The part of an RNA shown here (small-subunit ribosomal RNA, 3' major domain) has 472 nucleotides and comes from a metagenome. The prediction has a mean pLDDT of 84.
Context: one part of a larger RNA
C1' cells in the first nucleotide's frame, strides 16, 4: 500500500421492506445438458451460457455422416502451347461427370503475315486451398463490475525507504458536485454540459395534408399536420433553515422546477472472461488431402432432467350480433384496390402507386345487446382422423395455413425464486427485420391503465472513512 473480516462509523441502488403480477405444478414452443446416432457440426456454461452466435436449417446454407468423383484445383498471380468467345442436340449417370454432335468468328494495330486486349482449354511448377490447432501467442470487436464515482499526473512538502499528503476533515450533492478548512498548489482521464428525441409557444413555409369557405370547380393556411429556425428552465425570484457558504424546504409565476422525461454516451482497470467459426493474424497441422464438387441423410432422434417463453385452468369470462377510437413502418423482382368464386385458407381480377396522393390496413381490448350458469362445462385446446389451400425443382424424413371430426392435461400450482417506482407493472392488438415459404422468438408501435414504498433492523452488491491481520 492493497485485499479479505459472521469488526465498526456513515451513505446508495426494486437490495430489503410495502404492493401488483409472475416462474416453480398442466399442455405446447424454443435452447441446453444426458442418452441415442454413420452423423445427430461447431461455439457460449454462475451472476455475466441456455427463444445465446442463428434478423429464418426441406434443396442450398452446412461447417457434420454415407456413397460416388476431381488432383495448379471452386478462386488468384506469373511461364508456355493451342484455341475468340459463345452456342445447338444426343447418350450413359442419383447427380457431380464423362462421351458425342451443330452453328460461329467478334474487338484494337496493321496493306498482308502477323500481333495485342479479354475469355476458354491443355502442360508443368511456383502456389492455390483449409469453418483443421491454439482467444492461454496476437490485433479488432464484445460482456462484466457500472452510468458504479472513480483513476491518476507535475512540481511542491513529509519519510532512510516502500509511500505519504492532493483525493483527508465538518456540510452539502445523483456525481471526487459544490462551497469551506487544510503543506499543499494545479492539471488529465471520467462526472454534469454540449448531441438526439419527447412536452409550450412563435417565425417562416403550404403540397399529396387541412376546412373558419363552396353541390363542385375552386378559394384559404386560421386550425391539424409536416420540417427548419428561434424562444424557454438559470434554483433566474419571494419567505425559512444553514456558517454571512455551497445548498436544502416550502412558495409564486410557468406548459414544464430543481438532472422535466427518455436515449446516444461505458474513466484506470479487473475477470489469461468471450470471439483463430465474422474479419485480420504469429506459431503447428493437412497437401492424389484435414483441400474441392455431386446425390442423399443429418443438424428436427428421445426412458429424462433445467433454462426462456406461449397458451390455460374460466363469469372481470366463453360464444354470436351490432358499432368506436391509433401510433410507427413496409412496398417496382414489390404493395396489391373495387368486383366476382369459395364455409375457408385462398383463388380469379385489374384499378391505382417509385408513395403526407395508392396498397398493405379490419386495428384489438373497449362500448351496446343476445346467450352461457360453477359444470371438466358453449372452460381449455393438445393429440389424432379425413379432405384441402400456398410457396417452392421438390413439403415423406421434415413447412405454414383452412374446413368437418376428435377432444388430453389442466380447478391457480411445495420447498424456493424472478420483473416492476408511472404513462412504470399489468393488460390490448399493430408493423418491421430475416424471409420464395415458415415467429408464441427478436426488433419497434400505440391503445386502456393501477397498487405501494412506514422505514434502513435484516439479505444481496457498491462506494467513503477507519480497525485488525500469521494473506499479498
Nucleotide at each position: 500500500u492493497g485485499a479479505c473480516g459472521g469488526g465498526g462509523a456513515c451513505c446508495c441502488g426494486c437490495a430489503c421492506a410495502a404492493g401488483c403480477g409472475g416462474u416453480g405444478g398442466a399442455u405446447g414452443a424454443u435452447g441446453u445438458g444426458g442418452a441415442u446416432u454413420a452423423a445427430u457440426u461447431c461455439g457460449a456454461u454462475g451472476c455475466a451460457a441456455c427463444g445465446c452466435g442463428a434478423a429464418a436449417a426441406a434443396c442450398c446454407u452446412u461447417a457434420c455422416c454415407u456413397a460416388c468423383c476431381c488432383u495448379u484445383g471452386a478462386c488468384a498471380u506469373g511461364u508456355c502451347a493451342g484455341g475468340a468467345a459463345c452456342u445447338u442436340u444426343c447418350c450413359a449417370g442419383a447427380g457431380a461427370u464423362g462421351g458425342a454432335u451443330u452453328g460461329g468468328u467478334g474487338c484494337c494495330c496493321g496493306a498482308a503475315a502477323g500481333g495485342g486486349a479479354a475469355c476458354c482449354u491443355g502442360a508443368a511448377c511456383a502456389c492455390a486451398g483449409g469453418u483443421g490447432c491454439u482467444g492461454c501467442a496476437u490485433g479488432g470487436c464484445u460482456g462484466u463490475c457500472g452510468u458504479c464515482a472513480c483513476c491518476u499526473c507535475g512540481u511542491g512538502u513529509c519519510g532512510u525507504g516502500g509511500g505519504a499528503u492532493g483525493u483527508u476533515g465538518g456540510g452539502u450533492u445523483a456525481a471526487g458536485u459544490c462551497a469551506c478548512g487544510c503543506a499543499g498548489c494545479g492539471a488529465g482521464c471520467g462526472c454534469a454540459a454540449c448531441c438526439c428525441u419527447u412536452g409550450u409557444c412563435a417565425u417562416u413555409a403550404g403540397u399529396u395534408g387541412c376546412u373558419a369557405c363552396g353541390c363542385a370547380a375552386g378559394g384559404g393556411c386560421a386550425c391539424u399536420c409536416u420540417a427548419a429556425u428561434g424562444a424557454g428552465a438559470c434554483u433566474g425570484c419571494c419567505g425559512g433553515u444553514g456558517a454571512c457558504a455551497a445548498a436544502c424546504c416550502g412558495g409564486a409565476g410557468g406548459a414544464a422546477g430543481g438532472u422535466g422525461g427518455g436515449g446516444a454516451u461505458g474513466a484506470c482497470g479487473u475477470c489469461a472472461a468471450g470471439u483463430c467459426c465474422u474479419c485480420a493474424u504469429g506459431g503447428c497441422c493437412c497437401u492424389u488431402a484435414u483441400g474441392g464438387g455431386u446425390a442423399g441423410g443429418g443438424c428436427u432422434u428421445c426412458a429424462c432432467a433445467c433454462g426462456u417463453c406461449a397458451u390455460a385452468c374460466a363469469a372481470u369470462g366463453g360464444u354470436c350480433g351490432g358499432u368506436a377510437c391509433a401510433g410507427a413502418g413496409g412496398g417496382u423482382u414489390g404493395c396489391c384496390a373495387a368486383g366476382c368464386c369459395g364455409c375457408g385458407a385462398g383463388g380469379u381480377g385489374g384499378a391505382g402507386c417509385u408513395a403526407a396522393u395508392c396498397c398493405c390496413a379490419g386495428a384489438a381490448a373497449g362500448c351496446c345487446g343476445a346467450u352461457c350458469g360453477u359444470a371438466g362445462u358453449c372452460c381449455g385446446g393438445a393429440u389424432c382422423g379425413c379432405a384441402g389451400u400456398c410457396u417452392g425443382c421438390a413439403a415423406c424424413u421434415c413447412g405454414a395455413c383452412u374446413g368437418c371430426g376428435u377432444g388430453a392435461a389442466g380447478u391457480c400450482g411445495g420447498a424456493a425464486u424472478c420483473g416492476c417506482u408511472a404513462g412504470u407493472a399489468a393488460u390490448c392488438g399493430c408493423g418491421g427485420a430475416u424471409c420464395a415459404g415458415c415467429a408464441u422468438g427478436c426488433c419497434g408501435c400505440g391503445g386502456u391503465g393501477a397498487a405501494u414504498a412506514c422505514g434502513u433492523u435484516c439479505c444481496c452488491g457498491g462506494g467513503u472513512c477507519u480497525u485488525g491481520u500469521a494473506c499479498a